[in-house]
């Protein structure tokens, strides 16, 4: 310096935070002299909870793509072969090449920021198989 099928679209998981629900705290409390304390309500916790987000280098499942046969049909070479010779015309094969169908194999490798995005917010999400590094 060059090269590869680095595919895509659901479902999950590592991880992620925090809108919603729940769960804990602290206040206030329908309620009457006081205390306790339910129902709500107002604030705060990210809480091994549900819901959410969620991987190129996680799992899987579908479709894709590619590989080499096989079988259908279509095509048919300066081609064989059939008639007593030659041409022609017919006929039968027939490499090659074309579409297509069901199976059946492969889809490897893979270290990585700072920053920046978006939703409520965050991240192994996007930018990004990007800089860079080996």
């Nucleotide at each position: 310096u060059a090269a590869a099928u680095g595919u895509g679209c659901g479902u999950c998981u590592a991880g992620g935070g925090u809108u919603c629900c729940g769960a804990c705290u602290a206040c206030a409390g329908u309620a009457a002299u006081u205390g306790c304390a339910u129902a709500u309500g107002u604030a705060g916790u990210g809480c091994u909870g549900g819901u959410c987000c969620g991987a190129g280098a996680g799992a899987g499942g579908c479709a894709g793509u590619c590989c080499a046969g096989u079988c259908a049909c279509c095509u048919a070479a300066u081609u064989a072969c059939u008639u007593a010779c030659c041409a022609g015309c017919a006929g039968u094969a027939g490499a090659g090449g074309g579409u297509g169908a069901a199976g059946g194999g492969a889809u490897a490798c893979a270290c990585g920021g700072c920053g920046g995005g978006a939703c409520a917010a965050a991240a192994g999400c996007c930018c990004g198989g990007g800089a860079g590094a080996a």
This is a predicted structure of a 134-nucleotide RNA (Guanidine-I riboswitch aptamer) from a Pseudomonadota bacterium. It matches the Rfam family "Guanidine-I riboswitch aptamer". Rfam's curators write: This family represents a conserved RNA structure found upstream of the ykkC and yxkD genes in Bacillus subtilis and related genes in other bacteria. The function of this family is unclear although it has been suggested that it may function to switch on efflux pumps and detoxification systems in response to harmful environmental molecules. The model forms 100% of the base pairs in the Rfam consensus. The source organism's lineage runs through Bacteria, Pseudomonadati and Pseudomonadota.